[in-house]
């Protein structure tokens, strides 16, 4: 933006505009008649005469016949005009169909217009009537009669028409046009009239309309490349209103075509519509203008004009009728049905305006037209009220519960009435009559806010948000996407926005798309340079002079139909729509003029580009022939023996018939080491021992010729690795196929043995490759630098050789500017211009199929749709990751020591089991973990037995004075009943406690994937950033990389960096030495006093030690290394030496890691239960798996019996010295101590003696019996003692843990929870006290640079492919059946 459709809505008017499908089938009606002023009968009326019969007395009535006048009167016939206009449709037509420009010297024209002449004689039919037939009908036939502006025929005629003579004008040309003479042809209706006129006939010349011819323009397809015999010309007939193969003879062999014939698909074309900045694209309704068609298909006839929409013949379908013989019809006219379809109206009014036929007219006709009706179909206008009103009423709906919104919106008040209602008046449109529209537009007046809003939307794009439902469902979605439990995305609801009688939604064109690029892209890697070269046609082309003017440019002219558009006025109340005037419209068509550029044209002219010549010069250039050494292999001989040969190991193979190794001899056949170079030659392909013969290209130098001869190149040709193909050779070594051996789950592979095409020659094919510089060819211009190949020239006194300079050609590298998406390119362009070819247009299907062409074949070139994805894809960057390379660290391996996995217990944790075995932790980083201690409580779990405002908080109301606190009973208890007592204060009362009621209380019920907080773990690994700044289009990068060096991103040096920040370190605490003060509960060394004996007392500050405060370590000195630096080795000194050793302290961030069961917390969800209380019972259950401990399995050891030396801590419901009894756990007494004062305190050791290698004096489960001891309460389910029992177990498989020095290993102490205890756990203290570290290859792990990457949820990643089931698009199938086209024949209607 639409001629639309569909959803939901709908108040009123102008204006427009309405079958886009089935050019499908039509019922009814109606859409072309009119002329009696041509014409000749008929009928009816009616003027007027006459007549026949009846009735009547009569007037008169009925009623036959015939004459006559008039007719706005009737149907039919002859004639005359008209029907070919005017209305509809787009079927068909790539064409002179259409546009637009010509030309017609090649033509026609009724009806109108002009002007000229004329119209005389006759004359035979023939429709209707009438008679007969023949048919169901439609209509037909035969016979008599008749007219005419119907028909014939003579006559006359001209400027008409033919023919032959002769003049002259005129055109580009065929020709034209005019004059003159002869000859021959050729007309009419004197009809009608109302007496004016209208009609005929010739001829001439005008308008009108019409046919023909040409130029030039406007779809797709080459998977249509060759098409044509009346074809393409002629001559000479016919034909027509003319030209012309138009059509016929004959003749000649043409014509058209890549500038796309032919051929197929599609289409009416134009003005114009729609959109666009504009070029353009896309369309061809109404309006208007040409064309074509009128059920399909031909035909021709009449006519001025038709091959004819409401005409005729013929065929054909298909419908009607029929008496079955035979006959009708044609809505793409208005309406109007069916049917097809998403869809598109009234069987309406009227000839009053406009036209239009026909007539003199008057007037008839006229579905054209004018007007009504239906459609919101579109455009355009216009209502649905306006002012005013906050306690911002009520309702909704959100809410932080305060309030906020809807919202001046309502009510309410004051107004005002446009549309639409009622009622009065009333038109223009008509120039004299005549108005369907219409009692219409428009005026007036009346009443009342009265009758009149909705549709889609609110995540982004994109203007508008919140709630409640939902819960990967239901649903949405133009794209990107929403929805898995807080959805601004589904749906509802309020609110907001945006347009409005419409809102959306689908379709369909144009922009936006520079996304087909003429304006206006591109091809190194993103899609694109053909494998190369040569060369047709074609495009493009150097320098200078004439001519022309064809492109160009200017001036004028002539057309471009109106309507539309734009501008400007002007009518409708405005607009929309209409009317006027302008402008506006071209690859058009004439006439004059301009010559710069391009083109043209000549016997023009130049010489730079291109070419020849003529001297040099390098080269794996190409063909042919011939020949040369190593090597490998076979054969033949000598030598010598057992193993060779292959591999990651091996095996299969050869080998005692002598292999392999080694000598010499000989055969063959391919390929040519070294040299050999980002060196050289070729158009690529692609070429390599020497030498000979042919031979093409370059390059340099000279400037002698020529004189633009030039560059590119659609088509076509040539050449074109390998591999394969075909025919014949030839065959060492290789080697697909193939066969064995091996790997391997498996190995139709990689490895090994062997082994055929084939790899070589000739000759044909075949014609593609990462044929690559992923870069087409030529000219030209645009800093340098260095290297390398092949020529010239300069330079020194001359000449050679280097060298230096300069210059062409080629070949590399780096590298400015420019350019590039970036990477990179970069005088050998991918830079800046010209010129010509190839190519590309999102990814797959698919370089596929089909079709056409080359091929022996394999297959090449050419080359597409259906479907389907929303991306594919480039360059870069940051991650990650690598069975990549490279440095470095760690008890990371390794070198040590010591365990674990075997055994018995203990503890946990899965599985099992159970009425419950309560939850959670689940590789590292869950499993002696929460839990620093489950009998009951604890507890959350189960059973069962009781309560509901509750065990527990807080408010409020109303009531009690009810408390504590004891004691009885019922029961298992809890609870329930009973009894005794009667708080505390205050003027009131009020605080405690009880009852009832209502708000609420509680949940160890759900979400660690709603959360806060805290914890784990990568890691005590050395990282992780920002700030200027500078690079980069940007992600980003640099800093922080790099050389060292360090335990550290620790320093140091250098650098587009410069400086901070979190981590490291250091600063705190403990421990190591010393000094100092201070000296009790601590210490005692000197003096003194007393004990058996002890710092026990006096004293004392020396020391140990506590407890403050200070000192010291700084790589601070020497020495070596190092860059004179960091810094690192050795060294002294020193209690301690290079963070002294230990703790604390964990950077950004990562694992949707742990915890809702420490606690807080959001949402759900529960409320006589998932709250609460109570007593039992589980959490301790055991066919077993696993973890983490602890005791062994013994002589480095066990018993006994002697003996010595510690630290931390702890203690009154406690620790308990000492004394007593018990064997013993422990019990009875008790003194000290709330603790540097009391009290708990060692073992390994050491000395001594007994076991002697055994399942033991080893190990200690297990079990029976006894007690203790805590607690209401040890049965389920404590420890502890004592006698008795005496299992497994002789150092433990695969693997696997710890630990670098006061550590490991080993011995014991203590405390926290605790009534006791499962503690063989945890967390501490102390004693005795090693062994090893070549070293970083290789295991885990992490840190830094670097490389690749198709990964990014990051290798636990991404991805291919097949199969199995569903699903979805397209195909094949025995066959079957129609359609269209192409050639051939056959039959053959109506017509010329």
């Nucleotide at each position: 933006a639409c001629g639309a459709a569909c959803g939901c809505u709908g108040g009123c008017g102008g204006c427009a505009c309405g079958c886009c499908u089935a050019a499908u089938c039509c019922a009814u009606g109606c859409a072309a008649g009119u002329c009696g002023a041509g014409c000749g009968a008929c009928g009816c009326a009616c003027u007027c005469c006459c007549u026949c019969g009846g009735g009547g007395u009569a007037a008169c009535c009925c009623u036959u016949g015939g004459g006559u006048u008039u007719g706005a009167c009737g149907g039919a016939g002859c004639g005359g005009c008209g029907a070919a206009c005017g209305g509809g449709u787009g079927a068909g037509u790539a064409a002179c169909a259409c546009g637009u420009a010509a030309g017609a010297a090649a033509c026609c024209u009724g009806c109108c217009c002009c002007u000229u002449a004329g119209a005389u004689c006759g004359g035979g039919a023939u429709a209707g009537c009438c008679c007969a037939a023949a048919g169901a009908a439609a209509u037909u036939u035969g016979g008599a009669u008749u007219a005419a502006u119907a028909c014939c025929g003579a006559a006359u005629a001209c400027u008409c028409u033919c023919a032959c003579a002769g003049a002259g004008u005129c055109g580009c040309a065929u020709g034209u046009c005019u004059c003159u003479g002869u000859g021959a042809g050729g007309a009419a209706a004197u009809a009608c009239u109302c007496a004016g006129g209208u009609g005929c006939u010739a001829a001439g010349g005008g308008a009108u309309g019409g046919c023909c011819u040409u130029g030039c323009g406007g779809u797709c397809u080459a998977u249509c490349a060759g098409c044509u015999u009346g074809u393409u010309g002629g001559u000479g007939a016919g034909g027509u209103a003319a030209u012309a193969g138009c059509u016929c003879a004959c003749c000649a062999a043409g014509g058209c075509u890549a500038c796309g014939a032919c051929g197929g698909a599609u289409a009416g074309c134009u003005g114009g519509u729609c959109u666009g900045a504009g070029a353009g694209g896309a369309u061809g309704a109404u309006c208007a203008g040409c064309c074509a068609c009128a059920c399909u298909g031909g035909a021709a006839c009449u006519g001025a004009g038709a091959c004819a929409c409401g005409g005729u013949c013929c065929a054909g379908a298909c419908u009607c009728c029929u008496a079955c013989g035979g006959g009708a019809g044609g809505c793409a006219g208005c309406a109007g049905u069916g049917g097809g379809g998403a869809a598109u109206a009234u069987u309406g009014c009227g000839c009053a305006a406009u036209g239009g036929g026909c007539g003199a007219a008057a007037g008839c006709c006229u579905g054209a037209c004018g007007c009504a009706g239906c459609g919101a179909u579109g455009c355009c206008g216009c209502g649905u009220g306006a002012g005013g009103g906050a306690u911002g009423a009520c309702g909704g709906c959100c809410u932080u519960a305060g309030g906020g919104u809807u919202g001046u919106a309502a009510a309410c008040c004051u107004c005002u009435u446009u549309c639409a209602g009622a009622a009065g008046g009333g038109a223009a449109g008509a120039a004299a009559u005549u108005g369907a529209c219409g009692g219409u537009a428009c005026c007036u007046u009346c009443a009342g806010a009265a009758g009149a809003a909705g549709c889609a939307c609110c995540g982004g794009c994109c203007a508008a948000c919140u709630a409640c439902g939902u819960g990967c469902c239901a649903g949405c979605a133009g794209c990107c996407g929403c929805g898995c439990u807080g959805a601004c995305a589904c749906g509802u609801a309020g609110g907001c926005a945006c347009c409005a009688a419409g809102c959306g939604u689908u379709g369909u064109c144009c922009g936006g798309a520079u996304u087909u690029a003429u304006u206006g892209g591109g091809c190194g890697u993103a899609a694109a340079g053909a494998g190369c070269u040569c060369g047709u046609a074609g495009g493009c082309g150097g320098u200078u002079g004439a001519g022309u003017a064809a492109g160009u440019c200017g001036a004028u002219c002539g057309u471009g139909a109106a309507a539309u558009c734009u501008u400007g006025g002007g009518g409708c109340u405005c607009a929309a729509c209409c009317c006027c005037a302008a402008g506006c419209c071209g690859u058009c068509a004439g006439u004059c003029g301009a010559u710069a550029c391009u083109g043209c044209u000549g016997u023009g002219a130049c010489u730079c580009g291109a070419g020849u010549c003529c001297g040099g010069u390098a080269g794996a250039g190409g063909a042919g022939a011939a020949u040369g050494g190593a090597a490998u292999u076979c054969c033949c001989g000598g030598u010598g023996u057992a193993g060779c040969g292959g591999u990651g190991a091996a095996a299969u193979g050869c080998g005692c018939a002598g292999a392999u190794a080694u000598c010499g001899g000989g055969a063959g056949g391919a390929a040519c080491a070294c040299c050999a170079g980002u060196a050289g030659c070729g158009a690529a392909g692609g070429c390599g021992g020497c030498u000979c013969u042919c031979u093409g290209g370059g390059c340099c130098g000279g400037u002698a010729c020529c004189g633009a001869c030039g560059c590119u190149g659609a088509g076509g040709a040539g050449c074109g690795a390998a591999a394969g193909c075909g025919u014949g050779g030839g065959g060492a070594g290789c080697a697909a196929a193939c066969a064995g051996g091996a790997u391997u789950a498996g190995a139709u592979a990689c490895c090994c043995u062997g082994g055929u095409a084939g790899u070589c020659c000739a000759c044909g094919c075949c014609g593609u490759a990462a044929a690559c510089g992923a870069u087409g060819g030529g000219c030209a211009c645009u800093a340098g630098g260095u290297g390398u190949g092949g020529g010239g020239u300069c330079u020194u006194a001359u000449c050679a050789a280097c060298g230096g300079a300069u210059u062409c050609c080629g070949u590399g590298c780096c590298g400015u500017a420019g350019c590039u998406a970036a990477c990179g390119c970069a005088u050998u362009a991918a830079g800046u211009g010209c010129c010509c070819c190839g190519c590309c247009u999102g990814g797959g299907g698919a370089g596929u199929a089909c079709g056409g062409u080359c091929g022996c074949a394999a297959g090449g070139c050419u080359a597409a749709a259906a479907c389907u994805c929303a991306a594919a894809g480039g360059a870069a960057u940051u991650g990650a990751c690598g069975g990549g390379g490279g440095c470095c660290c760690g008890c990371a391996c390794a070198a040590g020591c010591g365990g674990c996995g075997g055994a018995g217990c203990a503890u946990g944790c899965g599985g099992c089991u159970u009425a419950a075995u309560u939850c959670g932790a689940u590789g590292c980083a869950a499993c002696c973990c929460g839990a620093a201690g489950a009998a009951c409580c604890u507890u959350a779990c189960c059973u069962g037995g009781a309560c509901u405002u509750g065990a527990c908080a807080u408010u409020a109301u109303g009531g009690g004075u009810c408390u504590a606190u004891c004691c009885c009973c019922c029961g298992a208890a809890a609870c329930g009943g009973g009894g005794a007592g009667u708080g505390a204060u205050u003027u009131g009362u009020u605080c405690g406690c009880c009852c009832a009621u209502a708000a609420c209380a509680g949940g160890u019920g759900g979400u660690g994937c709603a959360u806060g907080g805290c914890u784990g773990u990568c890691g005590u690994c050395a990282g992780c950033u920002c700030g200027u700044g500078u690079c980069g289009u940007g992600a980003g990068a640099u800093g922080u990389u790099g050389g060292g060096u360090u335990a550290a991103g620790u320093c140091c040096c250098g650098c587009a960096a410069c400086g901070a920040g979190c981590g490291c370190a250091a600063c705190c605490c403990c421990u190591a030495u010393c000094c100092u003060a201070u000296g009790u509960u601590g210490c005692c060394a000197g003096c003194g006093g007393a004990u058996u004996a002890u710092g026990c007392c006096g004293g004392g500050g020396a020391c140990u030690c506590a407890u403050g405060g200070g000192a010291a370590a700084c790589u601070g000195c020497c020495g070596g290394g190092g860059a004179u630096a960091a810094c690192u080795c050795g060294g002294a000194g020193g209690a301690a030496g290079g963070u002294g050793g230990g703790g604390a302290c964990g950077a950004c961030g990562u694992c949707a890691a742990g915890u809702c069961a420490u606690c807080a917390u959001g949402c759900c969800c529960u409320u006589u239960a998932u709250g609460g209380c109570c007593a039992g019972g589980g959490c301790u259950g055991c066919a077993c798996g696993c973890a983490u401990g602890c005791u062994a399995c013994a002589a480095u050891g066990g018993g006994c019996a002697a003996u010595a030396c510690a630290a931390u801590g702890g203690g009154c419901u406690g620790c308990c010295a000492c004394u007593c009894a018990g064997c013993g756990a422990u019990g009875a007494g008790g003194a000290g101590c709330g603790a540097a004062u009391c009290c708990c305190c060692a073992a390994a050791g050491u000395u001594g003696u007994c076991c002697u290698u055994a399942g033991u004096u080893c190990g200690g489960a297990u079990u029976g019996a006894a007690g203790u001891c805590u607690g209401c309460a040890a049965c389920u389910c404590g420890a502890c003692u004592u006698c008795a029992u005496g299992a497994a177990g002789c150092c433990g498989g695969a693997g696997u843990c710890g630990c670098u020095a006061g550590u490991a290993a080993u011995c014991g102490u203590g405390g926290a929870u605790c009534a006791g205890c499962u503690a063989a756990g945890c967390c501490a203290c102390g004693g005795u006290g090693a062994a090893u570290g070549c070293g970083u290859u290789c295991u885990c792990g992490g840190g830094g640079a670097u490389u690749g990457u198709a990964c990014a949820c990051a290798c636990c990643g991404c991805c291919c492919g097949u199969c199995a089931c569903g699903u979805c698009a397209c195909g094949g199938a025995a066959g079957u059946u129609g359609g269209c086209a192409a050639c051939a024949c056959c039959c053959g209607a109506a017509g010329u």
Molecule: small-subunit ribosomal RNA
Organism: uncultured prokaryote